[in-house]
A computed fold for a 369-nucleotide RNA from a Candidatus Hydrogenedentota bacterium, annotated as Bacterial RNase P class A. The coordinates come from a structure-prediction model, not an experiment, and the mean pLDDT is 78.

RNA sequence: CGAGUAGGCCGGACGGUCGCGGUAUCCGCGAGGAUAUCGAGGAAAGUCCGAGCUCCACAGGGCAGGGUGCUUCGUAACGCGAAGGCGGGGCGACCCGACGGAAAGUGGCACAGAAACGACACCGCCGAUGGCCCGUUCGCGGGCACAGGCAAGGGUGAAAAGGUGCGGUAAGAGCGCACCAGCGGUCCGGCGACGGACCGGCUGGUUAAACCCCACCCGGAGCAAUUCCUAAUAGGGGAGCCAUGGCGUGGCCCGCGCCGCUCCCGGGUUGGAAGCUUGAGGAUCGCGGCGACGCGCAUCCCAGACGAAUGGCCGUCCCGGGGUCUUCGGACCCUACGACAGAACUCGGCUUACAGGCCUGCUCGGUUA
Numbered sequence: 001c002g003a004g005u006a007g008g009c010c011g012g013a014c015g016g017u018c019g020c021g022g023u024a025u026c027c028g029c030g031a032g033g034a035u036a037u038c039g040a041g042g043a044a045a046g047u048c049c050g051a052g053c054u055c056c057a058c059a060g061g062g063c064a065g066g067g068u069g070c071u072u073c074g075u076a077a078c079g080c081g082a083a084g085g086c087g088g089g090g091c092g093a094c095c096c097g098a099c100g101g102a103a104a105g106u107g108g109c110a111c112a113g114a115a116a117c118g119a120c121a122c123c124g125c126c127g128a129u130g131g132c133c134c135g136u137u138c139g140c141g142g143g144c145a146c147a148g149g150c151a152a153g154g155g156u157g158a159a160a161a162g163g164u165g166c167g168g169u170a171a172g173a174g175c176g177c178a179c180c181a182g183c184g185g186u187c188c189g190g191c192g193a194c195g196g197a198c199c200g201g202c203u204g205g206u207u208a209a210a211c212c213c214c215a216c217c218c219g220g221a222g223c224a225a226u227u228c229c230u231a232a233u234a235g236g237g238g239a240g241c242c243a244u245g246g247c248g249u250g251g252c253c254c255g256c257g258c259c260g261c262u263c264c265c266g267g268g269u270u271g272g273a274a275g276c277u278u279g280a281g282g283a284u285c286g287c288g289g290c291g292a293c294g295c296g297c298a299u300c301c302c303a304g305a306c307g308a309a310u311g312g313c314c315g316u317c318c319c320g321g322g323g324u325c326u327u328c329g330g331a332c333c334c335u336a337c338g339a340c341a342g343a344a345c346u347c348g349g350c351u352u353a354c355a356g357g358c359c360u361g362c363u364c365g366g367u368u369a
Stems, first nucleotide, its partner, number of pairs: 001365010012317007020039008041340001045351002048349005053222004060254004065218005070084005085099001086097004100213002105211002107207003122154002124150003131144005162180006181203001183200007226274004236265006245259004281300002285296004320335006
């Protein structure tokens, strides 16, 4: 210097002027006014998870159903995060994993191939004694076919009786041996997932993001939840079930509770307050921890709207872009907040989108000393 990889930050600031919403104080009978102060995001998006909170409800149990799936830790909790293990990708820094079980059972593995769950052999290799034929130095040699032996070689395929090599054999085969993989056992290390060493017999697969089995977890609905006040109306009409019944916040059963419930037509109110922002809250600092994170002292209050506020204009600066000139130091002019994008109960995550710019660690390559 280039290429990469992991993480973090910014994505405007200041002044003036006019205009908005909340809160506090003061003035005003009231409408309203004055002053001070605060006023969108890293994702506010998605609505995918988990909760706080509210109601069913001062009731539970089971089945079905759903979720997660290596270990340990963190957390209010999680399907999240941290650190590890194993497997895979990458030269590497790093990245990815839907990561329990195939010896409980049932399924699948098209086509090709002899054969794809218990192996019937396509091309093949061997083939004694005995049989047939040829030769014969009469010792035997060669050939053919059969009974039988083999799955080592070839072919097909994603995958075919663990792999490679040596020995052995009629030809072969873990038949034997060496190394490796798998499976089982013992010991050691580790909280653990696992790892290492030694021994053993010689060993037909793969698939559970197929059904399934195992372990752990799970009421439901949701701020349009709900609570209260005021006001108005038609205490309306019809149909159905009706105690052996109906209803009760996912389904079914048992239990428990209530005595009514369901549907259709029609009428009234579409007002106000609360919930509503002090929180599993934030920045700094100290301690513990590899880390996620936890603890502690002190300190801060940082939107709460409700047809829905936070904006417009001017000037200056910063960053970026374009043009002209250049003595290469820079000068001048123009443009301009430009990316993704706007709270609506709150919080912890995940996922997705993002013009441009900055910082840090690490890896690989080149150059120079």
Rfam family: Bacterial RNase P class A. Its family is annotated with dimeric ribonuclease P complex, tRNA processing and ribonuclease P activity in the Gene Ontology. About the family: Ribonuclease P (RNase P) is a ubiquitous endoribonuclease, found in archaea, bacteria and eukarya as well as chloroplasts and mitochondria. Rfam classes the family as a ribozyme. NCBI's taxonomy places the organism under Bacteria, Pseudomonadati, Candidatus Hydrogenedentota.